[in-house]
RNA sequence: UCGGGGGUGGUGCAACGGUAGCACGCCGGACUCUGACUCCUGAGAUCAAGGUUCGAAUCCUUGCCCCCGAGCCA
Numbered sequence: 001u002c003g004g005g006g007g008u009g010g011u012g013c014a015a016c017g018g019u020a021g022c023a024c025g026c027c028g029g030a031c032u033c034u035g036a037c038u039c040c041u042g043a044g045a046u047c048a049a050g051g052u053u054c055g056a057a058u059c060c061u062u063g064c065c066c067c068c069g070a071g072c073c074a
Stems, first nucleotide, its partner, number of pairs: 001070007010024004018054001026042001028040003047063005
C1' cells in the first nucleotide's frame, strides 16, 4: 500500500430500514443471625463526520482504530 472481517453499556454477544435487547458484572431491595445461592428492581452503549430516507446500529462516502491475508522497501 492492496484485499477481507470487525468497532454497540464495565465484559462477551444480538438486533427485516420502524420501542437498541440477552448473559455476566454493578446499584438498591426481598430472603438469611450474617454471607453465599435464589428472586425482584434500577442505572448504564450504537467509533467520528457527512449523505440517502418520513425514519439509519443497519444503506452510501470519507476518516480513525483492531484482527487476518497478500505485496513493496530494508

This is a predicted structure of a 74-nucleotide RNA (transfer RNA) from a Gammaproteobacteria bacterium. Its Rfam family is "tRNA". The family's RNA type in Rfam is transfer RNA. Model confidence (mean pLDDT): 82 of 100. The RNAcentral record of the sequence draws on ENA.